Predicted 3D model of a 73-nucleotide RNA (transfer RNA) from a Saccharofermentanales bacterium.
The RNAcentral record of the sequence draws on ENA.
Taxonomically the source falls in Saccharofermentanales (Bacteria, Bacillati, Bacillota, Clostridia).
The prediction has a mean pLDDT of 81.
It matches the Rfam family "tRNA". Its family is annotated with triplet codon-amino acid adaptor activity in the Gene Ontology. The family's RNA type in Rfam is transfer RNA.
RNA sequence: CGGACUAUAGCUCAGUUGGUAGAGUACUUGACUGAUAUUCAAGUGGUCGGUGGUUCAAAUCCACCUAGUCCGA
Numbered sequence: 001c002g003g004a005c006u007a008u009a010g011c012u013c014a015g016u017u018g019g020u021a022g023a024g025u026a027c028u029u030g031a032c033u034g035a036u037a038u039u040c041a042a043g044u045g046g047u048c049g050g051u052g053g054u055u056c057a058a059a060u061c062c063a064c065c066u067a068g069u070c071c072g073a
Stems, first nucleotide, its partner, number of pairs: 001072007010025004019056001027043005049065005
């Protein structure tokens, strides 16, 4: 310098053909217990890396940028 991939909750990751953003774990509260743990129930938590574009509608499509990983020269 050229190319590919990744970026979504505190953490690990889903998200199908563009149509209300989810799971596990963690955390909070309650139940259970003499108490703790386990288990069960409920709840909190998101600018979907950034900017712009297309569209009635974008995590999803397009362009550029940032960070990381890998390949080639």